[in-house]
RNA sequence: AUGGAGAGUUUGAUCCUGGCUCAGGACUAACGCUGACGGUAUGCCUUACACAUGCAAGUCGAACGGAAAGGUCUCUUCGGAGAUACUCGAGUGGCGGACGGGUGAGUAACACGUAGGAAUCUGCCUCUAAGAGGGGGACAACCCAGGGAAACUUGGGCUAAUACCCCAUAUGGCGCGAGCUGAAAUGAUUUUUCGCUUAGAGAUGAGCCUGCGUUUGAUUAGCUAGUUGGUGGGGUAAUAGCCUACCAAGGCGACGAUCAAUAGCUGGUCUGAGAGGAUGAUCAGCCACAAUGGGACUGAGAUACGGCCCAUACUCCUACGGGAGGCAGCAGUGGGGAAUUUUGCGCAAUGGGCGAAAGCCUGACGCAGCAAUACCGUGUGUGGGAAGACGCCCCGUGGGGUGUAAACCACUGUCAGGAGUGAAGAAUUUGACUGUAGCUCCAGAGGAAGCACCGGCUAAUUCCGUGCCAGCAGCCGCGGUAAUACGGAAGGUGCAAGCGUUGUCCGGAUUUAUUGGGCGUAAAGAGUUUGUAGGCGGCUUAGUAAGUCUGAAGUGAAAGAAUGGAGCUCAACUCCAUCCACGCUUUUGAAACUACUAAGCUAGAGAAUGUUAGGGGUGAGUGGAAUUUCCAGUGUAGCGGUGAAAUGCGUAGAUAUUGGAAAGAACACCGGAGGCGAAGGCGGCUCACUGGGACAUUUCUGACGCUGAGAAACGAAAGCUAGGGGAGCGAAAGGGAUUAGAUACCCCUGUAGUCCUAGCCGUAAACGAUGAAUACUAGAUGUCAUGGGAAUCGACCCCCGUGGUAUCGUAGCUAACGCGUUAAGUAUUCCGCCUGGGAAGUAUGCACGCAAGUGUGAAACUCAAAGGAAUUGACGGGGACCCGCACAAGCGGUGGAACAUGUGGUUUAAUUCGAUGCAACGCGAAGAACCUUACCAGGACUUGACAUCUACAGAGUCAGAUGGAGACAUUUGAGUGCCUUAGGGAACUGUAUGACAGGUGCUGCACGGCUGUCGUCAGCUCGUGUCGUGAGAUGUUGGGUUAAGUCCCGCAACGAGCGCAACCCAUGUCGUUAGUUGCUAACAUUUAGUUGAGCACUCUAGCGAGACUGCCGGUGUUAAACCGGAGGAAGGUGUGGACGACGUCAAGUCAUCAUGGCCCUUAUGUCCUGGGCUACACACGUGUUACAAUGGUUGGUACAACGAGUUGCUACCUGGUGACAGGAUGCUAAUCUCUUAAAGCCAAUCUCAGUUCGGAUUGUAGGCUGCAACUCGCCUGCAUGAAGUAGGAAUCGCUAGUAAACGCAGAUCAGCAUGCUGCGUUGAAUGUGUUCCCGGGUCUUGUACACACCGCCCGUCACACCACGGAAGUCUGUAACACCCGAAGCCGGUGAUCUAACCCUCUGGGAGGAAGCUGUCUAAGGUGGUGCCGAUGACUGGGGUGAAGUCGUAACAAGGUAGCCGUACCGGAAGGUGUGGCUGGAUCACCUCCUU
Repeated sequence: AUGGAGAGUUUGAUCCUGGCUCAGGACUAACGCUGACGGUAUGCCUUACACAUGCAAGUCGAACGGAAAGGUCUCUUCGGAGAUACUCGAGUGGCGGACGGGUGAGUAACACGUAGGAAUCUGCCUCUAAGAGGGGGACAACCCAGGGAAACUUGGGCUAAUACCCCAUAUGGCGCGAGCUGAAAUGAUUUUUCGCUUAGAGAUGAGCCUGCGUUUGAUUAGCUAGUUGGUGGGGUAAUAGCCUACCAAGGCGACGAUCAAUAGCUGGUCUGAGAGGAUGAUCAGCCACAAUGGGACUGAGAUACGGCCCAUACUCCUACGGGAGGCAGCAGUGGGGAAUUUUGCGCAAUGGGCGAAAGCCUGACGCAGCAAUACCGUGUGUGGGAAGACGCCCCGUGGGGUGUAAACCACUGUCAGGAGUGAAGAAUUUGACUGUAGCUCCAGAGGAAGCACCGGCUAAUUCCGUGCCAGCAGCCGCGGUAAUACGGAAGGUGCAAGCGUUGUCCGGAUUUAUUGGGCGUAAAGAGUUUGUAGGCGGCUUAGUAAGUCUGAAGUGAAAGAAUGGAGCUCAACUCCAUCCACGCUUUUGAAACUACUAAGCUAGAGAAUGUUAGGGGUGAGUGGAAUUUCCAGUGUAGCGGUGAAAUGCGUAGAUAUUGGAAAGAACACCGGAGGCGAAGGCGGCUCACUGGGACAUUUCUGACGCUGAGAAACGAAAGCUAGGGGAGCGAAAGGGAUUAGAUACCCCUGUAGUCCUAGCCGUAAACGAUGAAUACUAGAUGUCAUGGGAAUCGACCCCCGUGGUAUCGUAGCUAACGCGUUAAGUAUUCCGCCUGGGAAGUAUGCACGCAAGUGUGAAACUCAAAGGAAUUGACGGGGACCCGCACAAGCGGUGGAACAUGUGGUUUAAUUCGAUGCAACGCGAAGAACCUUACCAGGACUUGACAUCUACAGAGUCAGAUGGAGACAUUUGAGUGCCUUAGGGAACUGUAUGACAGGUGCUGCACGGCUGUCGUCAGCUCGUGUCGUGAGAUGUUGGGUUAAGUCCCGCAACGAGCGCAACCCAUGUCGUUAGUUGCUAACAUUUAGUUGAGCACUCUAGCGAGACUGCCGGUGUUAAACCGGAGGAAGGUGUGGACGACGUCAAGUCAUCAUGGCCCUUAUGUCCUGGGCUACACACGUGUUACAAUGGUUGGUACAACGAGUUGCUACCUGGUGACAGGAUGCUAAUCUCUUAAAGCCAAUCUCAGUUCGGAUUGUAGGCUGCAACUCGCCUGCAUGAAGUAGGAAUCGCUAGUAAACGCAGAUCAGCAUGCUGCGUUGAAUGUGUUCCCGGGUCUUGUACACACCGCCCGUCACACCACGGAAGUCUGUAACACCCGAAGCCGGUGAUCUAACCCUCUGGGAGGAAGCUGUCUAAGGUGGUGCCGAUGACUGGGGUGAAGUCGUAACAAGGUAGCCGUACCGGAAGGUGUGGCUGGAUCACCUCCUU
């Protein structure tokens, strides 16, 4: 020495800036819920609003005359009278009512605080000194008589005093002095004492003056005539313009006067680490006020809260004539308000007034009452008691929680209750509080717990209800059917007789930054310079001592705070002691620094001399090219313009071209991140005048310097005034285009303007978005000016310096970007500016301006952000590279026709449901006549069609009959099963019961699983390391290469994973093994591989081989790899398939399945019959068949593969034109069957027609399947013979055994395919490219996007609400001014009226005094014109906020015309255009420079 915490919220994420919000403490508090006790405090913050009633200031008989009332005594006619002074009303007189108590209206001031000062007064108190002598005249009370309703008052008469007056005396005062002036009460009591007068001193209190400090506003900049000073006079206790006359013209103010607003000040209080900030309740000091305003009197003291006078407002009484009143004292009432107590007890204590005292008075004070208003303390019980009751809650149904909590057992007795006892506060008496505090005893766990919260911040979670509703919310934000955020419950957390909420202050907030902030891009450097005040200032010496440092003294009241103790049982509270107090004043010293004075110096600054560069400025003159116009010639039909056009010009001769003339404006090349200037800015050439800079050399002055509030000057473009000028360009305007529109972009014209002269304006992205000056702190490179060295014939080159200018870069700084000797580094000095976004650079006021406008410059209201830099993505009508049937090159289609099929729509009782861009639409559905089937109508069932359990009964089962559309119902007959360890078991049927079943009901946005898509695209990540404050980056980028993040090289990276590739399957070659159902070369044989025989071949299916850029050449970096070649069946992943990274689309599916939640339960379940899913003005998708001759028809003829088959495939025979039917055979399949493949080939015919094309539609006759073919199947024969003649805009597929064409098989399936899945046959064309469209990948760039461009976002208009501005006016308030009137009153004048004390020459006069009258001043009032604040106002203006309104699309990407700034014009609106400027513009090219 005791002392300092942060969090939430801007973003996809990050860092920063920056605001908003929270956690803390405190209240004179209030409200909500709740409420046991005690102690100590506190209690109208609002209407300085109005007040009923009572009380709050009296006292003294020891000042006085006295005696109204009471007491005592005496007398009494019992009515009363007298005495006394025990006492005392009223009165005279004294002291006190100036204290105490209240309030904070006014006051921004010597009011307060602090420290001082001199020109003062001070009752009571203390001390000292002196004195207290002699006289006098009244007035109350009282008595008498009046007035008045009352309040009160008039006249006459008597009287006392410590009341009043005079004289004497004098330590005093005044005066230079003579001199003048100036007191008193042997008063009271008798015992002391108290009182009186004068003077001096003290103490206390008060008055006055001064330095310093004390809120906000400049949108208050000038204020002031008694104002500033002097002299004379007056005045005061005292200084003073305090007042007055005269004289002078001063005084205050940017260090903020004046004015306006607000406010009592302080000790302190709250907060804070502190510095500070806020505040001024209770307690204490000071001030001010007393209904409002004014005034004096008395007094020691007042301009007097409970005194007086006047005016005004209000209230009350009244006999209407007149009077009375002032709670901001204590209680209390009304009112106001969110809100603040009893009309209590007592003077017992403390203190005050009076008194000699007793005592009286004291709403000061001491106590009590009310209020959880605050602080402090205590209690509401303690111990035991279950693997844990009931209830309630949750639950995965197992359990868990409440919870030792309760019950129960055993105890205790604080507080409250009852009884008893009983203090201290008091000195010698006296106790309101009070039978209080305390103590003892008694009984009994009894009488005593709530409030808020539980999403994060912030300690504490679950269920139910609700369903963007109701509601919550301090900020962020919750709530749209699973809400830890709403409401309830259970549980939990926190605090506790309180707990929350609201309000206010400080803190956190370093968010006004002295401690302790900033200004390139976040808010913020003035457009630039000169310069006044001010601030700051080089080296040396001496002095002074203002600042500074140092010791001491005074003061900074007490209380409070701090520390240590003490007393109430503790604490709060109270008491004691100590410490602290940074301030102010005085004083002793020091002299380094600052300052001042004096004297010097030369490094800063300036001057001289010499040299030098320059678009520096002003004026005058002058030149050529180009453009346009005019004139003339040549010449002929176009010119011009655009993306394309048109308007326009041209046969009256344009454009073009030649010559000539005129005019105005601007100065190509040089020319350059080069020069000059303070900035704006400055460019042909010459001359004149003129400013500044740099370098060099010595000389001179000697700090003369830096900055700079106000101020002044300059200040692009546009714009304004006047006069000129006017070629080109060109706002506005006109026309043509474009467009949905086009008040634009493009084009044709074109006026102001652009130019000059004179004047104004004073603003720009006036930018390096970077104020000026000085010093210090690595370098490298270029360039301009200049000096030196070296070198040279010379110009260069090279080296060293000074000054400018530019790029890179170290340290350092920065939020980052970046800056980096030209700092944004390190420091100093001075100025300017900032403090969340919007409203708004707006309103208003003022100043300037001719105007446009400029400068200065708010608030209400509203939001929780706005913003900077950087990161990752996404996107771009940005760029580079690459890929893909993406385009191009081709082939064939779709879109047109008819039909099939799916969808939409419509219809319907129902047309079940789902799928909807690519990625729904011949999709789920590999096959709806019934069934399927989920839909509709009707008929039925209710433990159910299906599962498990329970009880009872029964063999199961089979064959019939009747009714009915059937489900179903009724009924007849046959018949007694299987296994067994012989106990029984398994299965089935019926009936009954309830648990339950059931649901293609909802939610794919609660889910699992599965699937689609980007995309078979080449990507997606991780560990460690490194870089970065961080998000992140690196790796993964770069150079090559690849189909590929494939590989190689390089590299702060090194490795790894999921993907790619490979491994798998099929196919292509060969070998080998094995030959039946396969095959047949050789040998026999046959109609026939038919049979013998064989396994060589084909084939089958097992195992192997093979291909790896392995080899050669070239290219390439001696790489990877690519190109070509050889060999090879195959060559560069051989071909095809399966295989689908991290993820995206809340993609699809609750109707495959599974599943949470919700819903239905005689129905949303189940069964049955019939119908529907097949409807049909229409639209779309996918297909089939065609339109014909590369064809149709007829006849003949050739060659496959994959597969399937016993409820089946069926040979073969017979019948039928045929579908097919009737017989019959083989095959559970390399054996038999389906199974003649078709295009093709060979012939014939048709001959370009709606046909011998095409086959729809329709009629008719049949066949097949099936219980059934009508709605609604397929096939066959005959007849019929639509549309259609190659398809608009548009659009799809395909790169080789592919497209195209051709047929075959299979699944589903009783039957039903133009669909689907497979199979083979025939078998092309084109491209070897990447300009473009689409999609994708990588890198890069911009971004105001991140729900990510289907993004974001601007303005008008319309509607609603809110606050504000203007406004003809209207109405309050307030301030000053001018004039009028002028109460009371002080002062002055007068005073013919009145007048006791004193004087005189005394019926009177005088002095003195007074009434009255009057003058100055003056409150209130009146009149008038002003200033300021405010309220209101028809109408009007913009602003803000709102659900998904209207019109456009201005900005963000090159935002589709780059944007923005100033200015001008124009336009529904964003905005457009002109002119000058900026980069805070993308992209491409070029130039210059730097780095490597």